[in-house]
RNA sequence: UAAACUGAGGAGCGCUGCAACGAAUCACAGUUCGUGAGGCUCGGUUUAUGCGGAAAGUGUAACAACGGCGCUCGUUCAUU
Numbered sequence: 001u002a003a004a005c006u007g008a009g010g011a012g013c014g015c016u017g018c019a020a021c022g023a024a025u026c027a028c029a030g031u032u033c034g035u036g037a038g039g040c041u042c043g044g045u046u047u048a049u050g051c052g053g054a055a056a057g058u059g060u061a062a063c064a065a066c067g068g069c070g071c072u073c074g075u076u077c078a079u080u
Stems, first nucleotide, its partner, number of pairs: 001048009010073006018039001020035006038066001
């Protein structure tokens, strides 16, 4: 760095529909229908690759920022 699994980022309802996925059609391209607003970020484990490093252990510090539109609840702060 990439991938997979997993934890967290308070909880829900409705709407639209991009990506993605499924089905149909199709020489390909594409089109239609359906699903579809944690797909993002941070952390942990594993695998692969690259760089550095002898290896292992211990200590300290910090621990978020975001997430289409509308609504409800929760939590915190401020004001009255």